Predicted 3D model of a 71-nucleotide RNA (transfer RNA) from a Patescibacteria group bacterium.

RNA sequence: CGGGGUAUAGUUUAACGGUAGAAUGGGCGCAUGGGGUGCGUCCGGCGCAGGUUCAAUUCCUGCUACCCCGA
Numbered sequence: 001c002g003g004g005g006u007a008u009a010g011u012u013u014a015a016c017g018g019u020a021g022a023a024u025g026g027g028c029g030c031a032u033g034g035g036g037u038g039c040g041u042c043c044g045g046c047g048c049a050g051g052u053u054c055a056a057u058u059c060c061u062g063c064u065a066c067c068c069c070g071a
Stems, first nucleotide, its partner, number of pairs: 001070007010024004018054001025043007047063005
C1' cells in the first nucleotide's frame, strides 16, 4: 500500500428493515443464626460521520480501532 473480517451493557454474546434480548457483573430486598447458595426486583449498551427508507443495530459510503491474507 491492496484485499477481507470484526466493532452491541463493566465483561462474554444474540437480534428477516418495525419495542435491542440473554448470561455474567453491580445496587436493593427475601430465604439462612451467619456465610455460601438460591429467588425476586432494579441499573446499564448498538464505534464515529453521512446516505437510502415512512422507519436503520440491520442496507450503502467514508473514517477510526483491532484481527487475518497478500505485496
Overview
Its mean pLDDT, the model's own confidence on a scale to 100, is 83. The RNAcentral record of the sequence draws on ENA.